[in-house]
RNA sequence: GCUAAAUUCGCUGGAGAGAGCCUGCCAUCAGGCCACCGAAGGGGCAAUUCUGACUUGCCAGUCAGGAGAAUCUCUCAGGUAAGCAGACAGGGAGAGCUGG
Numbered sequence: 001g002c003u004a005a006a007u008u009c010g011c012u013g014g015a016g017a018g019a020g021c022c023u024g025c026c027a028u029c030a031g032g033c034c035a036c037c038g039a040a041g042g043g044g045c046a047a048u049u050c051u052g053a054c055u056u057g058c059c060a061g062u063c064a065g066g067a068g069a070a071u072c073u074c075u076c077a078g079g080u081a082a083g084c085a086g087a088c089a090g091g092g093a094g095a096g097c098u099g100g
Stems, first nucleotide, its partner, number of pairs: 001097002008093002011090003018034001020033005035080003041076001042074003048067007
């Protein structure tokens, strides 16, 4: 000097749901039981599209398989006072390339 995005670090904001019951010497820890939440992470799928087969003069159609999103959905994990964490958002730093 160039640089669209993504990735990384840090600051700020950031929801939901039982301070549940029992046991372990006490316990905010651990285990078990019941009831809940969805915004760490993870799983699932639509339109559409690709391939193959069947049918066929062609188009179209049918079947099978692949690709295919989320703040939707599942609730595995995580969570249900505070703290920690927290999708996402804003500000900042910075990576990378080239030249001196």

Predicted 3D model of a 100-nucleotide RNA (Glycine riboswitch aptamer) from a Candidatus Acetothermia bacterium. Its Rfam family is "Glycine riboswitch aptamer". Its family is annotated with glycine biosynthetic process in the Gene Ontology. Rfam describes the family as follows. This family represents the bacterial glycine riboswitch. The sequence was found by an Rfam model in a public genome assembly.